[in-house]
Context: one part of a larger RNA
RNA sequence: CACCGCCCGUCAAGCCAUGGAAGCUGGCAACACCCGAAGUCGGUGACCCAACCUGCAAAGGAGGGAACUGCCGAAGGUGGGGCUGGUGACUGGGGCUAAGUCGUAACAAGGUAGCCGUAUCGGAAGGUGCGGCUGGAUCACCUCCUU
Numbered sequence: 001c002a003c004c005g006c007c008c009g010u011c012a013a014g015c016c017a018u019g020g021a022a023g024c025u026g027g028c029a030a031c032a033c034c035c036g037a038a039g040u041c042g043g044u045g046a047c048c049c050a051a052c053c054u055g056c057a058a059a060g061g062a063g064g065g066a067a068c069u070g071c072c073g074a075a076g077g078u079g080g081g082g083c084u085g086g087u088g089a090c091u092g093g094g095g096c097u098a099a100g101u102c103g104u105a106a107c108a109a110g111g112u113a114g115c116c117g118u119a120u121c122g123g124a125a126g127g128u129g130c131g132g133c134u135g136g137a138u139c140a141c142c143u144c145c146u147u
Base pairs, nucleotide, nucleotide: 003110005107008103009102011100013097014096015095016094018092019091020090023087024086025085026084027083028082031079032078033077034076039072041070042069043068044067047065048064049063052061053060054059113134114133115132116131117130118129119128120127121126
């Protein structure tokens, strides 16, 4: 490049990330229950034992041990939840991309002034109703300011 301007939304195409989603599949830390190693501690300890006590001795006592057992207890198992990833037919919008489609909503009173809220309707921008604002043009009047 200045109205042969600018510009809005649907639709179509490509790319990108992303929300929802029957599900599928991982991770994490807890919880409840089951099972329960080693080991400490407690109980029993008829079997075993050099030290101490009694005894001439045999033996007995004290103490200790094997063994059994109880509590605690790692790992493991079962279960329903919690948190957090990946993936998922399909689906929702979003962003970006010289020259696609439909219209023309906005910008000059943008040709119905525009905008905000809300309700409703419509391929789409949007339309209509109600309330509000002037960040509305034009005309008239009033008040104030400047020259």